[in-house]
Description: Model confidence (mean pLDDT): 80 of 100. The RNA shown here (THF (Tetrahydrofolate) riboswitch aptamer) has 97 nucleotides and comes from a mouse gut metagenome.

RNA sequence: GCAGAGUAGGCGUAUGCGCGUCAAGUGCCUGUCAGACAGGGAGUUGCUGGUGGGACGAAGGGCUUUGGCCCGCGGUGCAAACGCCGCAUCCCGCUGC
Numbered sequence: 001g002c003a004g005a006g007u008a009g010g011c012g013u014a015u016g017c018g019c020g021u022c023a024a025g026u027g028c029c030u031g032u033c034a035g036a037c038a039g040g041g042a043g044u045u046g047c048u049g050g051u052g053g054g055a056c057g058a059a060g061g062g063c064u065u066u067g068g069c070c071c072g073c074g075g076u077g078c079a080a081a082c083g084c085c086g087c088a089u090c091c092c093g094c095u096g097c
Stems, first nucleotide, its partner, number of pairs: 001097004009085005015079004019074003028054008039092004060071004
């Protein structure tokens, strides 16, 4: 000098257990607070989460011994598996040549 590995996290798939269907959640806009970002250091206008406000807004049906159960539906929550992506950026380090 060239090439590469590795994080948090994000997304997808199928599975399991839930929640909602009496509308919460998800998604969108906005204020605020906090957190994380490869082995070390720094770190954003990017990422994630909490919280306040705002706009929008839905798919129910069947059975029943009235306790519930079943089939659906929801950009629904969590878990572990597999796959894909993956340090904005800066300095140093690691592996190979």